[in-house]
């Protein structure tokens, strides 16, 4: 160098976590790296740190070291979200008045301001309508106690004649039932109605002087207030996150490295 055959060691490994500390079972993260008992109110051990028993592999599948980095604690009030109390006016929402500015609207077909007339409102009284009542009209309506006429049949008279009157004809009262028109009483938050009186304020319209503005309608700022509670401020919980810290598997590079025999 090269082959053989031992040994020492290896056969996952890391994180939180528990623990005086170690290391395991259990969780989690990575990866495929043996099997069997013990184990979370545990289980073994003692800084050389699981304990017993069996297998394999072996000087490289193992050790150092640098890089890379899964992954998960710690920390983070810088940053950023959400939740609570509380406070505030100036930045968020609404709103009120005011100033200037633009737009726009009416205006010589006549503003604004002055005179004057009506009308709408309120009374009164007329008319007229509606609503109810009465008059009328028409029909029905008294067995007798309502009128007229009065068959039969009674009565008076000697006869002439008369006299009361029942059903029946007829009409009528009191009531009933309907009804156009007339006429009439009552009664009204009925009336493009008529007279009068009246008439605060608004409104709607006519004339006359008057001769050039008015009334406020939206937007932009500004200034004062009003409310509501944004945004902001202190404060307190909680969650992410930028950075920081330490641990850190897997992967890749480099690097040493045991004994024994033969060639």
């Nucleotide at each position: 160098c090269c082959g053989u055959g031992c040994u020492a060691g290896a056969c996952g490994g890391g994180g939180a976590g528990u623990u005086a500390g170690c290391g395991g079972u259990g969780c989690c993260c990575u990866g495929u790296a043996c099997c069997c008992g013990c184990a979370a109110c545990c289980c073994g051990c003692u800084a050389c740190a699981g304990c017993g028993g069996g297998g394999u592999c072996g000087a490289a599948u193992g050790c150092c070291g640098u890089u890379c980095g899964a992954g998960g604690u710690c920390u983070g009030c810088g940053c950023c979200c959400c939740g609570a109390a509380g406070g505030u006016u100036u930045a968020c929402c609404u709103u009120u008045g005011u100033c200037c500015g633009g737009c726009g609207g009416c205006g010589u077909u006549g503003a604004a301001g002055g005179c004057u007339g009506g009308g709408u409102c309120c009374u009164g009284c007329g008319c007229g309508g509606c609503a109810g009542g009465g008059u009328c009209c028409u029909a029905u309506g008294a067995a007798c106690c309502c009128c007229g006429u009065g068959a039969g049949g009674u009565c008076c008279g000697g006869a002439a004649g008369g006299a009361a009157g029942c059903a029946g004809c007829g009409g009528u009262a009191a009531a009933u039932a309907g009804g156009u028109a007339g006429c009439u009483c009552u009664g009204g938050g009925c009336g493009c109605c008529g007279c009068a009186g009246g008439g605060u304020c608004g409104c709607c319209u006519g004339g006359c002087c008057g001769g050039a503005g008015c009334a406020g309608g939206u937007c932009u700022g500004g200034c004062a207030g009003g409310g509501g509670g944004a945004c902001c401020c202190u404060u307190c919980a909680g969650g992410g996150u930028a950075g920081g810290a330490a641990c850190g598997a897997c992967a890749a590079c480099g690097g040493a490295u045991g004994c024994a025999c033969g060639g």
Predicted 3D model of a 263-nucleotide RNA (Bacterial large signal recognition particle RNA) from a Chloroflexota bacterium. Model confidence (mean pLDDT): 75 of 100. Its Rfam family is "Bacterial large signal recognition particle RNA". Its family is annotated with SRP-dependent cotranslational protein targeting to membrane, signal sequence recognition and signal recognition particle, plasma membrane targeting in the Gene Ontology. Taxonomically the source falls in Chloroflexota (Bacteria, Bacillati).